Formats: sequence, structure tokens, C1' cells
RNA sequence: GCCAGCGUAGCUCAGUUGGUAGAGCAACGGUAUCGUAAACCGUGGGUCAUGGGUUCGACUCCCGUCGCUGGCU
Repeated sequence: GCCAGCGUAGCUCAGUUGGUAGAGCAACGGUAUCGUAAACCGUGGGUCAUGGGUUCGACUCCCGUCGCUGGCU
């Protein structure tokens, strides 16, 4: 230099024929216990890397940029 994949909650990741963004773990509150943990119930937490475009509508489609990973030279 060229090619491909990935970027979504604190962490690990789902989510696509375009239609209100989710799970597990963690955190916080509660139940229970003499008490703690485990367990059970609940709550909060997101500019979906970023800037544009298409569309009535974009995490999703198109283009650029940034970052990470891998391959080729």
C1' cells in the first nucleotide's frame, strides 16, 4: 500500500426481507436469614464509533472518516 471482518449498557454479546433497542453477568433496592453469601423479586443504565446520503421511517441500506483485529504484498 491492497483486501476482509468488527465497533450496540460498566463487561460479554444478541438484534437485518428497514417500523418504539434486548439478554446474561455486574451495580442498586427489596424479600428471606440471628447474620453474611447463595437464592428469589424488582429498578436504573444506550448520542447503536463518527460525519453525511437514501427513505414517511435507519443499529439495519449507500459513501467518507476514526479505531481494533486478521490476511496479502
A computed fold for a 73-nucleotide RNA from a Parcubacteria group bacterium, annotated as transfer RNA. It matches the Rfam family "tRNA". It is annotated as a transfer RNA. Its mean pLDDT, the model's own confidence on a scale to 100, is 80. The organism belongs to Bacteria candidate phyla, within Bacteria.